[in-house]
Context: one part of a larger RNA
Parts: sequence; structure tokens; C1' cells
RNA sequence: CCCUCCUUAAGGAACUCGGCAAAAUAACUCUGUAACUUCGGAAGAAAGAGUGCCUAUUCGGCUGCAAUAUCAAGUUCCAAGCAACUGUUUAGCAAAAACACAGGUCUCCGCUAAGUGGUAACACGACGUAUGGGGGCUGACGCCUGCCCAGUGCCGGAAGGUUAAAGAAGUCGGUUAGCGCAAGCAAAGCUGGUAACUGAAGCCCCGGUGAACGGCGGCCGUAACUAUAACGGUCCUAAGGUAGCGAAAUUCCUUGCCAAGUAAGUUUUGGCCCGCACGAAUGGCGUAAUGAUUUGGAAGCUGUCUCAAGGAGGGACUCG
Repeated sequence: CCCUCCUUAAGGAACUCGGCAAAAUAACUCUGUAACUUCGGAAGAAAGAGUGCCUAUUCGGCUGCAAUAUCAAGUUCCAAGCAACUGUUUAGCAAAAACACAGGUCUCCGCUAAGUGGUAACACGACGUAUGGGGGCUGACGCCUGCCCAGUGCCGGAAGGUUAAAGAAGUCGGUUAGCGCAAGCAAAGCUGGUAACUGAAGCCCCGGUGAACGGCGGCCGUAACUAUAACGGUCCUAAGGUAGCGAAAUUCCUUGCCAAGUAAGUUUUGGCCCGCACGAAUGGCGUAAUGAUUUGGAAGCUGUCUCAAGGAGGGACUCG
């Protein structure tokens, strides 16, 4: 010097990104227990008191510094975000706010089901049958879930347009019976080309559909202080963001402004709204309980620190 421990005056988080680590709390009995709440909880809330032995209990007494005499055994509270919860996850840097979840909703499927695996046979679905099965999104519960169908998708429609293979009238060649003195003409058949016309779905077209993919404006003026604009005008759009929330896990400017907390607060909480760039099942806003979750604060406690000291054991080191 390193490791693992123990103790420490006064102070008590001044340490630090951050109370990380350590200390503290701790068993049992009794008293007592707030907000909030889904009335179950919260709750071991918090905050207090006691604990051995003897005597038949009480009364009382006994030892000891000390009575769960050793060991073992919750720190607690206040406020906020996220996720309802128990659960699951990156075997070996992430356990979470991610995944799942019960619940909600949309959609497909009538059974030889839809869907999935397989070239197929066949199998699963299911020895099930719509209170069932598959797929998508959301994610307990409470209050709710606005407007847009122009684009894309899906569903329905069939009048018209377009349209394949296939069929095919006609027409143009080849071939040659025949005709012709010759040049040549040329039936039928066979064959090659072209082709009017017939011809489905699809697409165009016409409707519907947002818990389908998605989207949800600009400029100008106006009230008897000022300011602001309930109001008016105008342009564009498929429609111009409703309720609720809002400097937010979202706010660039920004340490926004006001307030609370502190002696002092870029964090935190409440409010404001000028939302760069919240917003309603890619759900919105609340929410008791829960959480090795994230953030801020308080009490207790302490060598985290002011500021270091002493000690024990094991190494390193020296000698053998």
C1' cells in the first nucleotide's frame, strides 16, 4: 500500500450525478392509527408502552450495567410521472415506462369452416361448431372516444367504356383438277396470313366504410383608456383539432412567467397557455391498490463528508 471487518470526539449529507455505500429500523404482546378509496384496502400506516425469575393469580419480591440480556427478524413519511394489478424479457452490459394480461372493439369463418404446414397424400384447427375458431388494434376500472370517405385500402353494385385465351364471317397468299396456242386464269380440298364480330374477372365507373391506412388551414379588419376580439370579410380544403390535457417521458426559444418549498432551487410541485411540434382504442383524461420502476422533498440514522485516527485478520513487502 491492497482486501475483508470493528470502533470513533464535535458536527450530521456539508459528500456525491444521485444518501452510492454504511448506519439505522427489526421478534412478540398491548394501545393507537390520517388523507384517499374500486369500501377489499391504505395498515405492521404513523405514533407509543411492555417483555427475565419467584410466589396458588393478584399484592409483592429477587439477580444484574442491561431482561426478545446471544443469534435471527420492516427504516418511515410527503408529493409527482409511467404502467392498472400477479406475471414475462435481452442465457453473458438493459428487468423497464418494453412484452403479456383480464377487459374493449373491428374483421374473417356455416363446417370438406376460415386460417396454417405440406409438391401431394394428409395433418393441425377439433374428435371443436358462432357463448366456437383465426387475424388486426387497444389494454383493469371510471368519464368518454369529436370532424373528414377527396387519396389509399376493404365491402357492395352492375348500366356503360376498356379488355385475354378461345371461337370466327370476310379477305389476301401457297398448292393444283380443269381451261387456254401462250402469257396466264383457276373450282373443291389442304395449308399460311389477316380479321369484322362474340368474349369473364379486373380496371375505369357508381355507392358505402375510420376502434380501416390516414388527415384534421391561412390572411385582414373590428368593442367608448389600452389590450384583446365574442363579431365580420376573404382565400383554400375531403375536413379544418371537438372534449380533455398542456413548458408535459412531448416546449426549440427556455433556467418561459407567477407562486410554493430553500438562506440560496437549470431539478420538483401548483397555476398560466404564446401547444417550434398534445389530443381522443398508433386511444384522451382521471384513478384506489401494486412496483428490486423514474423524479423531487422530509424525519431518523450514520466516517458519505468536514478530516481523519485507532484496531483485528488476510495479502503485498523484508529476512529465513

Predicted 3D model of a 320-nucleotide part of an RNA (large-subunit ribosomal RNA, domain IV) from Mallomonas caudata. Its Rfam family is "Bacterial large subunit ribosomal RNA".